[in-house]
Context: one part of a larger RNA
RNA sequence: CUGGGCGUAAAGGGCGCGUAGGCGGGUCGAUAAGUCAGGGGUGAAGUCCCGGGGCUCAACUCCGGGCCUGCCUUUGAAACUGUCGACCUAGAGUGCAGGAGAGGAAGGCGGAAUUCCAGGUGUAGCGGUGGAAUGCGUAGAUAUCUGGAAGAACACCAGUGGCGAAGGCGGCCUUCUGGACUGACACUGACGCUGAGGCGCGAAAGCUGGGGGAGCAAACAGGAUUAGAUACCCUGGUAGUCCCAGCCGUAAACGAUGGGUACUAGGUGCUGGGUGCUUCGACGCAUUCAGCGCCGCAGCUAACGCAUUAAGUACCCCGCCUGGGGAGUACGGCCGCAAGGCUGAAACUC
Numbered sequence: 001c002u003g004g005g006c007g008u009a010a011a012g013g014g015c016g017c018g019u020a021g022g023c024g025g026g027u028c029g030a031u032a033a034g035u036c037a038g039g040g041g042u043g044a045a046g047u048c049c050c051g052g053g054g055c056u057c058a059a060c061u062c063c064g065g066g067c068c069u070g071c072c073u074u075u076g077a078a079a080c081u082g083u084c085g086a087c088c089u090a091g092a093g094u095g096c097a098g099g100a101g102a103g104g105a106a107g108g109c110g111g112a113a114u115u116c117c118a119g120g121u122g123u124a125g126c127g128g129u130g131g132a133a134u135g136c137g138u139a140g141a142u143a144u145c146u147g148g149a150a151g152a153a154c155a156c157c158a159g160u161g162g163c164g165a166a167g168g169c170g171g172c173c174u175u176c177u178g179g180a181c182u183g184a185c186a187c188u189g190a191c192g193c194u195g196a197g198g199c200g201c202g203a204a205a206g207c208u209g210g211g212g213g214a215g216c217a218a219a220c221a222g223g224a225u226u227a228g229a230u231a232c233c234c235u236g237g238u239a240g241u242c243c244c245a246g247c248c249g250u251a252a253a254c255g256a257u258g259g260g261u262a263c264u265a266g267g268u269g270c271u272g273g274g275u276g277c278u279u280c281g282a283c284g285c286a287u288u289c290a291g292c293g294c295c296g297c298a299g300c301u302a303a304c305g306c307a308u309u310a311a312g313u314a315c316c317c318c319g320c321c322u323g324g325g326g327a328g329u330a331c332g333g334c335c336g337c338a339a340g341g342c343u344g345a346a347a348c349u350c
Stems, first nucleotide, its partner, number of pairs: 003322004007304002012318001014201004021194003025088007033081002035077008048066007091191001092188004096183003103177007110154001114150008125136002162169002206247006215241002220236004258317006266295012299306002323350003332343004
C1' cells in the first nucleotide's frame, strides 16, 4: 500500500454551520467528454513467457512467436455517467392554521431554609462522634420569639416526563428569540446528502480585571484514629463556588455506537398532535404522524448482546485504527497571560 476493521479487543472527530471536493429523484430530446466496438499508427533493443537451434548438459547464447495490459488517431454505438435544453413532483423548501416544551437571552418579583446583626424570654450547657476531643458558652451560648441584613439555591409538582446539535436546561412573571411537531390546501421545482480546510458553540476546574461572598469548601490549622495517618471522622477555614467583561478549549464531552436515505415479523408503555367510532363525557376503542423507553423473531455478533431508535440488509460522504511499553512523551510548528492545548515521532525494549 492493499485488505480488514472502529458498542466492550486498537479505532467515531465533544457538537454544529458550512467552503472546496465526493455523491445525487423522474420523463423526453440533443451531444459524444467518460464508456464500448472495429480499423490504422506507435508501444526501440534487452529483460520476461512459449516453441525451436548451438556449446556433451546447464548457465550462457541464437532464431521465431507472444507480451509490452499503454498512448495517439479514425469510423461507429448511445444503455449508463457527464454536459446542454425542455418538462415533472414522490426528495428538499416556502406560505397558512394550530397546540406542546427546565430550548436561548435580558429584566423584574416571591416564599422556605441558612448564616449574621439587634432586642425579648430563659439557664448551663451546646455541638460533635464508633467513642471522644479540639471548638462555642455565665462577657449569658444552645433553645425559643420579634425585627432587620445578605448571598446562593429553587422543596412539593417531578415522571426510564419534556426541550436542545452537543455542552446542557427546573420557583413565578414580562419582553425579545431559535428549533421541532401536527393538519388541510396552495406555491417553488432537485434548490439535495455529506463535508478536507475554515468559522462558531462547548461541563467542571483554571486564568485576567472589577464586583460579591450566606452556605459549602481544595489549600491550610487544630482535634481524633493509627505503628505512622502529610488520609478516611470531627471543629474551624482561604482561594473557589455567584455576577459582569475577556481568556482557556479540555472530559468516562458516553449510547464508550459519525451523518444521510431506503428496506426488513411482532408485542407493550409513555409524551405531543390529527382522524374516525362511541351510552358523543375530562372515559373507552380503532387508526395515523412525530418523539422517548422496555421486551422480542429473522438476521448479525468472539461472546455479551443489538434487534424499524440495528450492532440487520444496502448505497453515499466524512473522521479514525494497524502489537505492548517508550508516549500523547521529545523536537519543530501553531494557539494561550499562564496553566497548558492541538499536531505528534524515534532510538531502545518485550